[in-house]
RNA sequence: CCGUGCUAGGCGGGGAACUAGCGGUGCCCUGUACCUGCAAUCCGCUCCAGCAGGGCUGAAUUCCCUCCCGAGGGUCGGCGUUCCCGAAGGCCGACGGUGCUCGCGACGUUGAGGAUCGGGUCCCGCGCAGCGGCGACUCGUGAACCGUGUCAGGUCCGGAAGGAAGCAGCACUCAGCGAUGCUCGCCGGGUGCCGCGGAACGGCCUGAUCCGAGCCGCGAACAUCGGUGGGCGCGGGGGCGACCGGAUCGACGGAGGGUGCACGG
Repeated sequence: CCGUGCUAGGCGGGGAACUAGCGGUGCCCUGUACCUGCAAUCCGCUCCAGCAGGGCUGAAUUCCCUCCCGAGGGUCGGCGUUCCCGAAGGCCGACGGUGCUCGCGACGUUGAGGAUCGGGUCCCGCGCAGCGGCGACUCGUGAACCGUGUCAGGUCCGGAAGGAAGCAGCACUCAGCGAUGCUCGCCGGGUGCCGCGGAACGGCCUGAUCCGAGCCGCGAACAUCGGUGGGCGCGGGGGCGACCGGAUCGACGGAGGGUGCACGG
């Protein structure tokens, strides 16, 4: 070096997710690559990290290692877009107040508006009046017996004279009931063209005096103030993107290197 027979190894790999970790089922990428059974309220294992059974290939195009390329994945940042929350007044907008100017209209020398003095309106206390309630006073009525007086008749005591209690009736009255209100007292109020005092001194109405031309409503522009949170911007968070950048894993593909045993010639 050649031939024969074997063995290790191989008969897909990768990403994300799951997991303490590894591999598989499932999802995605790559692209073609033995079969059967198991498996997401999972399955099998433990760093040589799917297990069980069967088959094929086999030391190299095929196994192992390193490097290059970079389909694809997730990740970080930027940018764009969208949603939620927040803060404050940085910009704009809408709203409200005030001031000034302009325009229109009403009122105004038959006095606008203002100033001073006074009165009223509101509140509190007292008084007066009125209303209501209660009581007193006045009048009337008012007791079968258990109120008073007088007590016919009758009853009782007494020899008699006489005496006693006492029903009805009559008269009067208690409690009670009723009437009147010219009278008095007490209490009360959604009472009052009332009086006095106080409080208040702002608003409104009004009287007198003085000054003497404005004042009110609407609209617009400007200035300023206020609060709102509509838009932009600011802070925080989430979603999406065929976009940009960083680091990372990395299929397919390419390059280089490495790896046996026995027998015979």
The RNA shown here (Bacterial large signal recognition particle RNA) has 265 nucleotides and comes from a Candidatus Limnocylindrales bacterium. Rfam family: Bacterial large signal recognition particle RNA. Rfam describes the family as follows. The signal recognition particle (SRP) is a universally conserved ribonucleoprotein involved in the co-translational targeting of proteins to membranes. The family's RNA type in Rfam is non-coding RNA gene. The gene name in the source record is ffs. Of the family's consensus pairs, 93% are formed in the model. The coordinates come from a structure-prediction model, not an experiment, and the mean pLDDT is 78.